Large-subunit ribosomal RNA, domain II from Pedinomonas tuberculata, 692 nucleotides, folded computationally. The RNAcentral record of the full RNA draws on ENA and SILVA. It matches the Rfam family "Bacterial large subunit ribosomal RNA". Its family is annotated with structural constituent of ribosome and ribosome in the Gene Ontology. Taxonomically the source falls in Pedinomonas (Eukaryota, Chlorophyta, core chlorophytes, Pedinophyceae). Model confidence (mean pLDDT): 83 of 100.
Context: one part of a larger RNA
RNA sequence: GCCGGCGACUUAUAGGAAGUGGCUUGGUUAAAUACCUCAAAGGUAUGAAGCCGUAGCGAAAGCGAGUCUGAAUAGGGCGUCGUCAUUUUCUAUAGACCCGAACCCGGGUGAUCUAACCAUGACCAGGGUGAAGCUUGGGUAACACCAAGUGGAGGCCCGAACCGACCGAUGUUGAAAAAUCGGCGGAUGAGUUGUGGUUAGGGGUGAAAUACCAAUCGAACUCGGAGCUAGCUGGUUCUCCCCGAAAUGCGUUGAGGCGCAGCGGCGAAUGAUGGGCUGUCUAGGGGUAAAGCUCUGUUUCGAUGCGGGCUGCGAAAGCGGUACCAAAUCGUGGCAAACUAAGAAUACUAGACAUGCUUUCCAUUCGCCAGUGAGACGGUGGGCGAUAAGGUUCAUCGUCAAGAGGGAAACAGCCCAGACCAUCAGCUAAGGCCCCAAAAUGGCCGCUAAGUGGCAAAGGAGGUGAGAAUGCUGAAACAACCAGGAGGUUUGCUUAGAAGCAGCCAUCCUUUAAAGAGUGCGUAAUAGCUCACUGGUAAAGCGUUCUUGCGCCGAAAAUGAUCGGGACUAAGCGGCCUGCCGAAGCUGUGGGAAUUUAAAACUGAAAAAUAAAUUCGGUAGGGGAGCGUUCCGCCACCGGGUGAAGCAUCAACGUAAGUCGAUGUGGACGGGGCGGAAGUGAGAAUGUCGGC
Numbered sequence: 001g002c003c004g005g006c007g008a009c010u011u012a013u014a015g016g017a018a019g020u021g022g023c024u025u026g027g028u029u030a031a032a033u034a035c036c037u038c039a040a041a042g043g044u045a046u047g048a049a050g051c052c053g054u055a056g057c058g059a060a061a062g063c064g065a066g067u068c069u070g071a072a073u074a075g076g077g078c079g080u081c082g083u084c085a086u087u088u089u090c091u092a093u094a095g096a097c098c099c100g101a102a103c104c105c106g107g108g109u110g111a112u113c114u115a116a117c118c119a120u121g122a123c124c125a126g127g128g129u130g131a132a133g134c135u136u137g138g139g140u141a142a143c144a145c146c147a148a149g150u151g152g153a154g155g156c157c158c159g160a161a162c163c164g165a166c167c168g169a170u171g172u173u174g175a176a177a178a179a180u181c182g183g184c185g186g187a188u189g190a191g192u193u194g195u196g197g198u199u200a201g202g203g204g205u206g207a208a209a210u211a212c213c214a215a216u217c218g219a220a221c222u223c224g225g226a227g228c229u230a231g232c233u234g235g236u237u238c239u240c241c242c243c244g245a246a247a248u249g250c251g252u253u254g255a256g257g258c259g260c261a262g263c264g265g266c267g268a269a270u271g272a273u274g275g276g277c278u279g280u281c282u283a284g285g286g287g288u289a290a291a292g293c294u295c296u297g298u299u300u301c302g303a304u305g306c307g308g309g310c311u312g313c314g315a316a317a318g319c320g321g322u323a324c325c326a327a328a329u330c331g332u333g334g335c336a337a338a339c340u341a342a343g344a345a346u347a348c349u350a351g352a353c354a355u356g357c358u359u360u361c362c363a364u365u366c367g368c369c370a371g372u373g374a375g376a377c378g379g380u381g382g383g384c385g386a387u388a389a390g391g392u393u394c395a396u397c398g399u400c401a402a403g404a405g406g407g408a409a410a411c412a413g414c415c416c417a418g419a420c421c422a423u424c425a426g427c428u429a430a431g432g433c434c435c436c437a438a439a440a441u442g443g444c445c446g447c448u449a450a451g452u453g454g455c456a457a458a459g460g461a462g463g464u465g466a467g468a469a470u471g472c473u474g475a476a477a478c479a480a481c482c483a484g485g486a487g488g489u490u491u492g493c494u495u496a497g498a499a500g501c502a503g504c505c506a507u508c509c510u511u512u513a514a515a516g517a518g519u520g521c522g523u524a525a526u527a528g529c530u531c532a533c534u535g536g537u538a539a540a541g542c543g544u545u546c547u548u549g550c551g552c553c554g555a556a557a558a559u560g561a562u563c564g565g566g567a568c569u570a571a572g573c574g575g576c577c578u579g580c581c582g583a584a585g586c587u588g589u590g591g592g593a594a595u596u597u598a599a600a601a602c603u604g605a606a607a608a609a610u611a612a613a614u615u616c617g618g619u620a621g622g623g624g625a626g627c628g629u630u631c632c633g634c635c636a637c638c639g640g641g642u643g644a645a646g647c648a649u650c651a652a653c654g655u656a657a658g659u660c661g662a663u664g665u666g667g668a669c670g671g672g673g674c675g676g677a678a679g680u681g682a683g684a685a686u687g688u689c690g691g692c
Stems, first nucleotide, its partner, number of pairs: 001692006011094013026052003032046005056063002066078004097235002100232001104225006115199009124189001126158003129154001133150006162186003166183005201217001203213003210219001238626006248261005262372002264369008274361001275358003278354007291340002296336004301331004307325002309322005375400010405416003420591004425587003431581003434566003440578001442577006453568001459553002463550010480537005486510003492504002516531001520529002592616007627681001629678007637671003646665005652659002
């Protein structure tokens, strides 16, 4: 891992509600006692103690179908009838759907591992160094001191056994739950070690690391309290039918939990001139958008200039000046979530009309049963953020959640559209119609040349289409070519120089077809080239500005590229037109279920049948109807060695759980109807036991 078995809402008591039954001349017994009986549950009788009900209201006195409040005869609050049993469901108390802690407490067991200590034993190859002391000699007044020898000290040195464990490699489902190999440290000592013993968990021991106390240590192990508790995680077993949420508000030692409300289901009652939608309209209040500047603030420029600064005169009072600042006022132009004189669209409230559409789909109240209280994205209006985020937080609508189908290549939240079942029938939606791949290589008019289409900005450009305005032009424009482009003059100033052309001022006059006191290059300054301007050649359109369509550049990312692909010059883009394809949408045909209504019939009642209308996606969750398993009672039912159960294969029936039959195997029990009781249904729990 797979297969098979086992595996989770139980039981008791009390109470609420609903269903069913008994009684209602109110209902009912409890403990206990007596009798009877065996069959899973025992049954019957006696036993009014007690309980519920029969009247409520008030704090009470008290009054009473009323009462309390109150001055009230007003108003308002509360009030004007069952009970016992049983089934289902919920609540409470118990382990209370099942499995799961880490912990805490109590009683015991452990020092054969290890820590320390006690008692008694054992062990340490070999080599080196050579302390004290001593002896001899020298030496001294005597010591001291010196030398040689002797001697054999030491938590001394080197290094095996032994003890340790600093480094590396191997090993890492190991040979080994800590080792091996190669190096390494101590190795006469605070040394190592055998045997026996002592210290025990709120404790011991500790050259101290929270380290060790039997592979367990921030408190050992074991049994018990104990099924501790777990607002947490996981799991929770047959079928079909009807309805169908929430992820919000308030509170919470509250935030992944609860309580109340909201939203769902089931049952009942009541109610309309009911509810919802569409269209047109009426009556309302508003202070949002936009706008505006009256107010509150803010702000541009101008005018006027309170007051101030600076300054003049003066002894002071004061009188002047001012190109400074500047209140207020006027004019001018702006800004505002916490500004508004004025003010929409929507929305909201109420109503009318259509005699509009819509199984009454609605609302309120009561009772019972819930779940939800992590939401997600998209559109719109805002806050926060950076007018960032698949960001966050509100409002409002939609979808997903709980929604399948078609489209978007793929793609919960986008577009279309809401799946009862069947169908080898039809029509459409979004989106499409060259091939992959269903459907026009359709029609007409334009655009694009960039594979733009098939990501992107500021910015840039004689890309190209359309439009508007304006200027020049057969009295010859624009471009090109030929020619001229002069004189006063090197204007003046400046300067070493300044001659059109470093710079400053001025920018005239003449000749002329035209020619600037000079457009650019150039020189030290001149010179030289060129332009403006003019004539000629030739001949027909040429400039400038703006608006707009489609394109171009701007354009760099990590494994090989790409529009889904092939490919496409339309099979791209814009406009118009026709046809077709396309879904579980709609329709046709057949079938099923639910609800409501109708009429008639029937019955003790429930029900069943027919017709019509409507409905039938669904998580949490509510409600309804069933299937099957084991055991028990009744039917003094039925089958079975001429073959029961079980198993295997294959038909048939049923919406399903399932039922029923045939054949084989098997070899002794099994089944039906009506009821009852449950150890009642397995795929998941790192489930559990077994097998492989």